[in-house]
């Protein structure tokens, strides 16, 4: 010094997870609105509030663009180390 091998850094590839996005999603123990009915009141009215409806939580499903994290007998490259070899 070249080849090969190993450690390791960087970039990419592939892959996993999470976030983001979409969907779905609460008899009651979420929120809002509360038919009916109930309660208070002499009345006017008020109160609580089930169902329903709406918005979502957890969960679940989908999508794979982006972001973050991880892994690698995939590739390239940088550093270091090692066997033998060549040269000085």
């Nucleotide at each position: 010094g070249a080849c090969c091998c190993u450690c390791u850094g960087g970039c990419a590839a592939c892959u996993u997870c999470a976030g983001c996005c979409u969907g779905c999603g609460a008899a009651c123990c979420g929120c809002g609105u509360c038919a009916g009915g109930g309660c208070c009141g002499g009345a006017a009215g008020g109160c609580a509030g089930c169902a329903g409806c709406g918005c979502u939580a957890a969960a679940c499903a989908g999508a794979c663009c982006c972001u973050g994290a991880g892994a690698u007998g995939u590739g390239c490259u940088g550093c270091a180390g090692g066997u033998g070899c060549g040269c000085c």